[in-house]
RNA sequence: CCGCGCGACCAGACGGCCGCGUCCGGGCGCGCCUUUUGCGCGUCCCGGAUGAGGAAAGUCCGGCCUCCGCAGGGCAGGGCGGUUGGUAACACCAACCGGGAGCGAUCCCAGGGAAAGUGCCACAGAAAACAUACCGCCCGGGGGCCGCGAGGUCCUCGAGCAAGGGUGAAAAGGCGAGGUAAGAGCUCACCGCGCCCCCGGUGACGGGGGCGGCACGGCAAACCCCGCCCGGAGCAAGCCCGAAUAGGGGGACAGGCGUUGCCCGCGCCGCUACGAUCCCCGGGUAGGGCGCUAGAGCGCCGGGGCGACCCGGCGCCCAGAGAAAUGGCCGUCCUCGACAGAAGCCGGCUUACGGUCGCGCGGUCCA
Numbered sequence: 001c002c003g004c005g006c007g008a009c010c011a012g013a014c015g016g017c018c019g020c021g022u023c024c025g026g027g028c029g030c031g032c033c034u035u036u037u038g039c040g041c042g043u044c045c046c047g048g049a050u051g052a053g054g055a056a057a058g059u060c061c062g063g064c065c066u067c068c069g070c071a072g073g074g075c076a077g078g079g080c081g082g083u084u085g086g087u088a089a090c091a092c093c094a095a096c097c098g099g100g101a102g103c104g105a106u107c108c109c110a111g112g113g114a115a116a117g118u119g120c121c122a123c124a125g126a127a128a129a130c131a132u133a134c135c136g137c138c139c140g141g142g143g144g145c146c147g148c149g150a151g152g153u154c155c156u157c158g159a160g161c162a163a164g165g166g167u168g169a170a171a172a173g174g175c176g177a178g179g180u181a182a183g184a185g186c187u188c189a190c191c192g193c194g195c196c197c198c199c200g201g202u203g204a205c206g207g208g209g210g211c212g213g214c215a216c217g218g219c220a221a222a223c224c225c226c227g228c229c230c231g232g233a234g235c236a237a238g239c240c241c242g243a244a245u246a247g248g249g250g251g252a253c254a255g256g257c258g259u260u261g262c263c264c265g266c267g268c269c270g271c272u273a274c275g276a277u278c279c280c281c282g283g284g285u286a287g288g289g290c291g292c293u294a295g296a297g298c299g300c301c302g303g304g305g306c307g308a309c310c311c312g313g314c315g316c317c318c319a320g321a322g323a324a325a326u327g328g329c330c331g332u333c334c335u336c337g338a339c340a341g342a343a344g345c346c347g348g349c350u351u352a353c354g355g356u357c358g359c360g361c362g363g364u365c366c367a
Stems, first nucleotide, its partner, number of pairs: 001363010012333007020051008028042005053339001057350002060348005065234004077230005082096005097111001098109004112225002117223002119219003134165002136161002139158008173191002176188003192214001193212008238290004248281005257275003261271002297316008334337001
């Protein structure tokens, strides 16, 4: 210098002017209150404080919180799956184990069970799992041809074999030796596999020894089996205050007002029903408030732990709107600035994306 791997950090800087949200203080105005005090409100003015992210995103997991449901247990359904830890919890994180990729730093793994059962394994191939035999190898019988002969070669029938070839992602333990007509765990050594024992480790597992003699192909993000976990809906959750108008219930109520009915018609009286008026009660709506941001919080220091993380001390307050605020202009400077915008909160994962630094690996050049 080039190419990689891992980790940490930053998210243009400074100054000025104008504007916006929230909060605090003051002024002014308005309303409530008998007044003072006080309280509330504001297209108003002044001053001050503060104002997006590492992903605020996808809404994929886990929780807090809220309401509903619920004796307990089971079924169904869903999720998770090496071990030991961490955590409020997790499908997250750490360390370790096993397997795999890479020269390496390092990275990846839904990583329980395939001798409980069922199912599937395309194409090709004889055969894809109760094994089987296409080309072959070997032995025997018969026949043809060649050869003086030993024999060679071809066809056919029967029997043996699975070593070699061929197919396939995968072929019935691998490899070597012995053995054999040819072969074969048929026998032996090593490796693999299964069972037992010993040692180490909390454990996953690792190491060693002995025995068996191949019996057991792969797939469980196929059904299934085993173990563990899971009630539902979500802040438009949910709770509180609460008009005007309309409607509901009760009363004032005297028989005063209006209307209807009782009388053949009309009028009056009387009675009945309804309405109006006023008051009270309760539900809902508009509107307002809470939930709402002080929290599994952040920073520093000390301690424990390989680590994730935990414990203690000190300090800090770090958006909280409700049609929804963080924008614009100017100046100086630089490496000229990516992805992107809170809406109940928190822990993760994933995705998008500019740059800086550190450590490590591989290569190259120079001294």